Context: one part of a larger RNA
RNA sequence: CUGGGCGUAAAGGGUGCGCAGGCGGCCGCGCGCGUAUGGGGUAAAAUCUCCUGGCUUAACUGGGAGGGGGCCUUGUAGACGGCGUGGCUUGAGGCUCGGCGAGGGGCGUGGAAUUCCGGGUGGAGCGGUGAAAUGCGUAGAGAUCCGGAGGAACACCAACGGCGAAGGCAGCGCCCUGGACGAGACCUGACGCUCGGGCACGAAAGCUGGGGAGCAAACAGGAUUAGAUACCCUGGUAGUCCCAGCGGUAAACGAUGUCCACCAGGUGCUGGGGGUAUCGACCCCUCCGGUGCCGCAGCUAACGUGAUGAGUGGACCGCCUGGGGAGUACGGCCGCAAGGUUAAAACUC
Repeated sequence: CUGGGCGUAAAGGGUGCGCAGGCGGCCGCGCGCGUAUGGGGUAAAAUCUCCUGGCUUAACUGGGAGGGGGCCUUGUAGACGGCGUGGCUUGAGGCUCGGCGAGGGGCGUGGAAUUCCGGGUGGAGCGGUGAAAUGCGUAGAGAUCCGGAGGAACACCAACGGCGAAGGCAGCGCCCUGGACGAGACCUGACGCUCGGGCACGAAAGCUGGGGAGCAAACAGGAUUAGAUACCCUGGUAGUCCCAGCGGUAAACGAUGUCCACCAGGUGCUGGGGGUAUCGACCCCUCCGGUGCCGCAGCUAACGUGAUGAGUGGACCGCCUGGGGAGUACGGCCGCAAGGUUAAAACUC
């Protein structure tokens, strides 16, 4: 000495559930498997260390002595780990009560707006831009009023707000349903944490069937320009929407895995409890959960981070190891396909 790392340098798996595995709270008792230690045996030779000899020396080599660890056996110890057993309640779960929320699924329903259709009024423009043109309009557009159809999205409230594991979730009502939180300390009694493989969920685009108002890849036209396969304009198809299924990716981001403990404060918002005060409420004090900002110590290459850690420690998983070649080839697995996943090398700097 017996790696160092992963917010931005290479590196946290998109997210959860969870088998195996790893790890595991407090108090007893037993066993003595691990562990520690004593005795005995074994541990071929060579090698290693020491002493000594032979080649002029050394390497090399002869002789002698010695040691570690390992294994077997026997005894001892009984802290720690393990196993067995008895108990405990603080970890975990349950129960009761309470409110909060765009959490999820289904059914229904409302108004505004756009478009289209029918009708009335009206009569020359409308539209669009930096300016125009394409486009629409005397077969009556645009404007305006009435009626109808249909699809999609829900202004204000709205937040620096809330909920969810993540993706994500927003008009209103009803039905079904998940989770979290607060209070009580009534019950169980370590039932826990993490998780290779596995299973489930997973934005958008995409695939099969329906639907189609607006928007709009592709595409067409008009402009701009040296050109303009763009930015701007007029159109416009997939798609966007729905059912069932497939797909499984993302700057799936906090670019920060999950869980636990500990370590100054200040100031907002949000859910709940207690207290003070009051007729009551607000205010104020305080406890728990969430979510922001600032900041001490500490950490950091710096930026920054700072009880929502990137601090101090612990448990478990994933991942990195110079740039390009390349997230590619080949092979495997998955997929209807598109492709996904696993994942190199030559060569080169």
Small-subunit ribosomal RNA, central domain from an uncultured bacterium, 349 nucleotides, folded computationally. It matches the Rfam family "Bacterial small subunit ribosomal RNA". Its mean pLDDT, the model's own confidence on a scale to 100, is 87.